Source information
A computed fold for a 344-nucleotide RNA from Fidelibacterota bacterium UBA2980, annotated as Bacterial RNase P class A.

RNA sequence: UGAGCUGAUUGGGUGAUUGCUCAAAGUUAUUUGAGAGGAAAGUCCGGGCACCAAAGAGUAUAGUGCCACCUAACAGGUGGGAUUCGUGAGAAUAUGGAUAGUGCAGCAGAGAAUAGACCGCCAUUUUGGCAAGGGUGAAACGGAGGUGUAAGAGACCCCCAGUAACGAUGGUAACAUUGUUAGCUUGUAAACCCCACUAGGUGCAAGAUCAAGUAGUCCUAAGAUGUGACUCGCAUCAUUUGAAGGACGGGUAGAUUGCUAGAGUUCUAUAGCGAUAUAGAAUCGAGAGGAAUAAUCAUCACAUCAUUGAUGUACAGAACCCGGCUUACAGAUCAGCUCAAAAG
Repeated sequence: UGAGCUGAUUGGGUGAUUGCUCAAAGUUAUUUGAGAGGAAAGUCCGGGCACCAAAGAGUAUAGUGCCACCUAACAGGUGGGAUUCGUGAGAAUAUGGAUAGUGCAGCAGAGAAUAGACCGCCAUUUUGGCAAGGGUGAAACGGAGGUGUAAGAGACCCCCAGUAACGAUGGUAACAUUGUUAGCUUGUAAACCCCACUAGGUGCAAGAUCAAGUAGUCCUAAGAUGUGACUCGCAUCAUUUGAAGGACGGGUAGAUUGCUAGAGUUCUAUAGCGAUAUAGAAUCGAGAGGAAUAAUCAUCACAUCAUUGAUGUACAGAACCCGGCUUACAGAUCAGCUCAAAAG
């Protein structure tokens, strides 16, 4: 100097005028303060909170899937392991089980797993043996050497790879290194499945209070209801003149609240590799209600074109709240690390 990897900040500023919402003060006029994000988006997860509720249990279903820790919890985060990619800094994750079972592997090929004999080799010449060589294929009973055989084959021997069992060392563990034995040896589970763990439901259109309001008819008895389904159980109500549920039809529907002080934010110290935890101090950052949070002018900053002007400045807007994940994002800035070349 160039090319990269990881993490983070910002993403318009200032002034004037006018306007809107909330809070506080004030008899009033009015004054002061605050007013849309890092993703507010997606509605994909997890909760707080509210109601069912004085009863559950099982099955099915759904989710997660290496180990340890963090958290209110999670399919989240941090750190580590394994595998794969990259020269590297680093990145990715579809990360338990194929020796419980079922299924699948098109075409090609003799045959795709209780697999099979096309070309071929050997013996016999009716036929039999072989799976070593060749061929097809992504993949053909693990690989090279030897013994043996009529010809061969883990049939046997030695070495190697994988797997399994039993140990040793290190580590909390996943796992890593290593020893002995075993002739055990296709792949696939985001295919069904098995194993382990977790899960009650509905949701702010939840719920609470006040107001308003009419018109009923029919059905249900081995009954109805109890906030996902099914089964069992328990409880309550009821016995066709109704408690409850359902179908059709009709009436009313306005206001208040829930609604913003919290698993809150910032700083410091201690512990920890870290996520984070504990303690102390300081602080209060929208609460609309068919939807406020803005408009105009001037100027500054940045970028482009041109020569004293013009144009433009990303993704995009709260609706009970919080913790995550995913997606979108013009430009500007900072820190650490890696590689290449050159100079000193």
Overview: The coordinates come from a structure-prediction model, not an experiment, and the mean pLDDT is 77.